Overview
A computed fold for a 76-nucleotide RNA from a Saprospiraceae bacterium, annotated as transfer RNA. Its Rfam family is "tRNA". On this family, see Lowe and Eddy, Nucleic Acids Res 1997: "tRNAscan-SE: a program for improved detection of transfer RNA genes in genomic sequence". Its mean pLDDT, the model's own confidence on a scale to 100, is 80. Lineage of the source: Bacteria > Pseudomonadati > Bacteroidota > Saprospirales > Saprospiraceae.
[in-house]
RNA sequence: ACGGGCAUAGCUCAGAUGGUAGAGCGAAGGUCUCCAAAACCUUAGGUCGUGGGUUCGAUCCCUACUGCCCGUGCCA
Numbered sequence: 001a002c003g004g005g006c007a008u009a010g011c012u013c014a015g016a017u018g019g020u021a022g023a024g025c026g027a028a029g030g031u032c033u034c035c036a037a038a039a040c041c042u043u044a045g046g047u048c049g050u051g052g053g054u055u056c057g058a059u060c061c062c063u064a065c066u067g068c069c070c071g072u073g074c075c076a
Stems, first nucleotide, its partner, number of pairs: 001072007010025004019056001027043005049065005
């Protein structure tokens, strides 16, 4: 440099013919307990990497860019 893949909650990951986002772990509170742990219940937490486009509507489609990973190559 070229080609491919990935980017969604604090972490690890789902998600759907485009109709407005979920799980596990973690966090907070509660029940229980003499106190903890465990177990159970509840709650909070998201500009879906950034900008633009298409669309009535985009996390999903198109495009540019950014970051990470893989492969091939170039220079030294």
It was read from a public genome assembly.